[in-house]
RNA sequence: CCUAUCAGCCGGGUUAUCGUCUCGCCUAAGGCGAGAAGGAAAGUCCGGACAGCACAGAGCAACACACCGGUUAACGGCCGGUCUCCACAGCAGUGUGGAGAAGACAGUGCCACAGAAAAUAACUACCUCAAUUUAUUGGGGCAAAGGUGAAAACGUGAGGUAAGAGCUCACGGGUUCUUGCAGCAAUGCAUCAAUUGGGUAAACCUUGUGUGCUGUAAUGCCACGUAAACCGGCGUUUGAGGGCGGCUCGCCCGAUGCCGAAGGGUAGGCAGCAAGAUCCAUGCAGUAAUGUAUGGGCCAGAUAAAUGAUAACCUCCCGCCUCGCCUUAGGCGAGGCGGGAACAGAAUCCGGCUUACAGGCUGAUAGAUUUU
Numbered sequence: 001c002c003u004a005u006c007a008g009c010c011g012g013g014u015u016a017u018c019g020u021c022u023c024g025c026c027u028a029a030g031g032c033g034a035g036a037a038g039g040a041a042a043g044u045c046c047g048g049a050c051a052g053c054a055c056a057g058a059g060c061a062a063c064a065c066a067c068c069g070g071u072u073a074a075c076g077g078c079c080g081g082u083c084u085c086c087a088c089a090g091c092a093g094u095g096u097g098g099a100g101a102a103g104a105c106a107g108u109g110c111c112a113c114a115g116a117a118a119a120u121a122a123c124u125a126c127c128u129c130a131a132u133u134u135a136u137u138g139g140g141g142c143a144a145a146g147g148u149g150a151a152a153a154c155g156u157g158a159g160g161u162a163a164g165a166g167c168u169c170a171c172g173g174g175u176u177c178u179u180g181c182a183g184c185a186a187u188g189c190a191u192c193a194a195u196u197g198g199g200u201a202a203a204c205c206u207u208g209u210g211u212g213c214u215g216u217a218a219u220g221c222c223a224c225g226u227a228a229a230c231c232g233g234c235g236u237u238u239g240a241g242g243g244c245g246g247c248u249c250g251c252c253c254g255a256u257g258c259c260g261a262a263g264g265g266u267a268g269g270c271a272g273c274a275a276g277a278u279c280c281a282u283g284c285a286g287u288a289a290u291g292u293a294u295g296g297g298c299c300a301g302a303u304a305a306a307u308g309a310u311a312a313c314c315u316c317c318c319g320c321c322u323c324g325c326c327u328u329a330g331g332c333g334a335g336g337c338g339g340g341a342a343c344a345g346a347a348u349c350c351g352g353c354u355u356a357c358a359g360g361c362u363g364a365u366a367g368a369u370u371u372u
Base pairs, nucleotide, nucleotide: 002367003366004365005364006363007362008361009360010359012314013313014312015311016310017309018308020036021035022034023033024032025031026030038343042354043353045352046351047350048349049348050215051214052213053212057249058248059247060246062211063210064209065208066207067081068080069079070078071077082101083100084099085098086097087096088095089094102206103205107204108203109200110199111198123146124145126141127140128139129138130137131136154172155171156170157169158168159167173196174195175194176193179190180189181188182187219271220270221269222268231260232259233258234257241253242252243251278297279296280295281294282293283292284291285290315341316340317339318338319337320336321335322334323333324332325331326330
């Protein structure tokens, strides 16, 4: 310097004129000052703050989570670690990236097709006996070889056998367990003993932990206005109805009350509303996420929805032309001309996750080449 993978940052700026919105001040039918879209504002997938209902709960159902530790207001998030698997590179050790991890020895299911058989195995083949038309049939033995398949009765080697088989031996693998060392732990290393078909639980299920609901159109206040007239049903302690996720039980409230039809009045304003689990800098602790201390800052609040338009210049990118240098078919620098600048727009707020993104920059890992 190049390539690949992964992660992160920026993604426009300045000036002038006019315009919009909020707040503040003033000499106030105007003027001055300060400020005004994101890193995802998107999706509405999680968790909360806040507001309201309940304060009498219990059970069932439903839903969510699930390796270990830490962090946080909380989370299904984030950080670090352990184990299994996959990809790339390397090949002694290993590194980078990604996915997953309660339980299959509580029970019930399922594993298509192929294959003899998917766990009560015997198709080809092998061995042996008999018959016999000399090429077949039948009986017995076998699970080592071959075939099918994602997977076929732990693996390799030797001995042994009629042929074979953990039948015997040696060395190994898996699962469970004992003991010791290291670690907060998940686990790792070593050791002892038993045993030897697997897979599947976003299959049913079992175990453990946890979950009240609704949602800013929440909710609270003020103003204006009227008639809850009329009809029907139920009900007044033998209790209609209600207690804002479902069911059951229990408890509580409850009377000119509740429900249905029909009729009348109103639809305006304020708050919630942006000073926060807040932002920036530095120090300390920590592998890190993060915490803490000191100092400094206030950077939208609309309500049919404001934050814009024009002009010039700058920055970045692309293409062409000219000149100069290097020394090559290209590169660097200067100037000129033309074009372009992605995804996208607050609506109660915050912490995450996921998705979109022209162009540029930074870092980590691996590889190859060249120079010094």
Predicted 3D model of a 372-nucleotide RNA (Bacterial RNase P class A) from a Chitinophagaceae bacterium.
Its Rfam family is "Bacterial RNase P class A". Gene Ontology terms of the family: tRNA processing, dimeric ribonuclease P complex and ribonuclease P activity. Rfam classes the family as a ribozyme.
The organism belongs to Chitinophagaceae, within Bacteria.
The prediction has a mean pLDDT of 76.